[in-house]
Context: one part of a larger RNA
C1' cells in the first nucleotide's frame, strides 16, 4: 500500500464556521459524456493446444482450422442508473405568524447584605493564638474578648437539583440597557437553497509573559518555629509574585462521554425539564435510571448506541529513543505546532 481498526488494547483534531472537493429529495422532457449491446478494425511470426501429412518410429519438420482473457478508432443501437438540459413538486432545509416559551447562554453600567481583615472610640484586665503535644509569633505603647462607627478588596450562603442554558471552554447575589441561540403551535411562504469539511478564520480552563491599576482573603517562592537518623516536606507562624480589573500575548489540559460531524431504521419501564393538548389516554424537544433484540475480547453499551446502514473528515499500524533532535512557522519569552533516524528490546 491493501486490509482491518480507533469508549478502556495504538488511533476522533479542545470546540465551532466556513473555501476547494466529495456525497446529495420526489415527478417528467431533451441529450446520450459515463455506462450496456452489436460490426468493423487490430491483436506479427514461431510456441502453446485440437486434426493430418513427411522421414522405418519418435524427437523433428510441415499443413491446417482454431485460440489469443483484451487495446485502439469508427459506425449504429439501447436509456435503467451516474451527468447534463429543460419544466414542475414539497417530505429535507430555511422564512414568518402565535408581539408564543423555559433559561447561572454573552456583554456593560449600577445597587445591597452576610463574612475575614484593618483601623477609631468604649467597656474590661492578662493571657491570646496554635498543635498530637509544642514552639516561633501577638500582648500592661493594653492584645483576646465584647460593644458602636469607618475603609477597602474579593467571593456570592440558603433556594440547589439526578435541574437549566452555551459549539467546546464555560456560566449561579439583585436590578436596568444591548444582545446570541433552542424549543413548542400554526402549516402561510420560498423551492433541495443540503450534508461533510484538506487549506484558511476565529473562539478557546488554569498557568504564564508585557503595560498600568488594585491588594480584604488565600498562597508558589522565601524565612523562621517543630517533626526526624536527616526533613530542602507533611504540621505551624509570617510571607512576596500571583490570585482581581483594563487592554494586548500566549494557544495548551485526563480541553473525557477518554465515545468526531449528519441522516435514516430498530422492543420496553420508569423518573425528570421545557413547551403544546386534555374529562381520561397523549405529543413534540431535552436531561437521567434500569432493560429486550443487537453488538462486545471482556468490561459492558443499548432510541442520548458501542445496534442495523449511508455520506464526509480527522487519526493508528510493536515497545524505548521520542512530549525528542533537525529545520520550516507561530511567540517578547516561557515554549507551542509539524516531526525523524542511528540504535536497542
Nucleotide at each position: 500500500c491493501u486490509a482491518g481498526g480507533c469508549g478502556u488494547a495504538a488511533a476522533g483534531c479542545g470546540c465551532a464556521c466556513a473555501u476547494a472537493g466529495a456525497c446529495u429529495g420526489u415527478u417528467u422532457u431533451u441529450u446520450a459524456a459515463g455506462u450496456u449491446g452489436a460490426a468493423a478494425u487490430u491483436u506479427a511470426a514461431a510456441g502453446u493446444a485440437g486434426g493430418g501429412a513427411g522421414c522405418u518410429u519418435a524427437a523433428c519438420u510441415u499443413c491446417u482450422a482454431a485460440a489469443u482473457u483484451g487495446g485502439u478508432u469508427u459506425u449504429c443501437a439501447a436509456u435503467a442508473c451516474u451527468a447534463a438540459u429543460a419544466a414542475a413538486c414539497u417530505a429535507g432545509a430555511g422564512u414568518a405568524a402565535g408581539u408564543a416559551u423555559a433559561a447561572a447562554g454573552g456583554a456593560u453600567a449600577g445597587u445591597g447584605g452576610a463574612a475575614u481583615u484593618u483601623u477609631u472610640a468604649a467597656u474590661a484586665a492578662a493571657g491570646a493564638g496554635u498543635u498530637g503535644a509544642a514552639a516561633u509569633u501577638c500582648g500592661u505603647c493594653g492584645a483576646c474578648a465584647u460593644u458602636a462607627g469607618a475603609a477597602g478588596g474579593a467571593a456570592g450562603g440558603c433556594c440547589a437539583a439526578u435541574g437549566g442554558c452555551g459549539a467546546a471552554g464555560g456560566c449561579a447575589a439583585c436590578u436596568a440597557u444591548c444582545u446570541a441561540g433552542u424549543u413548542c403551535u400554526u402549516a402561510a411562504c420560498u423551492g433541495a437553497c443540503g450534508u461533510u469539511g484538506u487549506u484558511g478564520u476565529g473562539c478557546g480552563a488554569a498557568a504564564g509573559c508585557a503595560u498600568g491599576g488594585g491588594u480584604a482573603g488565600c498562597a508558589a517562592a522565601c524565612a523562621g518555629g517543630a517533626u526526624u537518623a536527616g526533613a530542602u516536606a507533611c504540621c505551624c507562624u509570617g510571607g512576596u509574585a500571583g490570585u482581581c480589573c483594563a487592554u494586548g500575548c500566549u494557544g495548551u489540559c485526563a480541553a473525557c462521554g477518554a465515545u468526531g460531524a449528519g441522516u435514516g431504521u430498530u422492543a420496553a419501564a420508569u423518573a425528570u425539564u421545557g413547551g403544546a393538548g386534555u374529562u381520561u389516554u397523549u405529543u413534540c424537544a431535552g436531561u437521567g435510571u434500569u432493560a429486550c433484540a443487537g453488538c462486545u475480547a471482556a468490561c459492558g453499551c443499548a432510541u442520548u448506541a458501542a445496534a442495523c446502514a449511508c455520506u464526509c473528515c480527522g487519526c493508528c499500524u510493536g515497545g524505548g529513543g521520542a512530549a525528542u533532535a533537525c529545520g520550516g512557522c507561530c511567540g517578547c519569552a516561557a515554549g507551542g505546532u509539524u516531526a525523524a533516524a542511528a540504535c536497542u528490546c
The prediction has a mean pLDDT of 84. A computed fold for a 345-nucleotide part of an RNA from an uncultured bacterium, annotated as small-subunit ribosomal RNA, central domain. RNAcentral holds the full RNA, with entries from ENA and SILVA. It matches the Rfam family "Bacterial small subunit ribosomal RNA".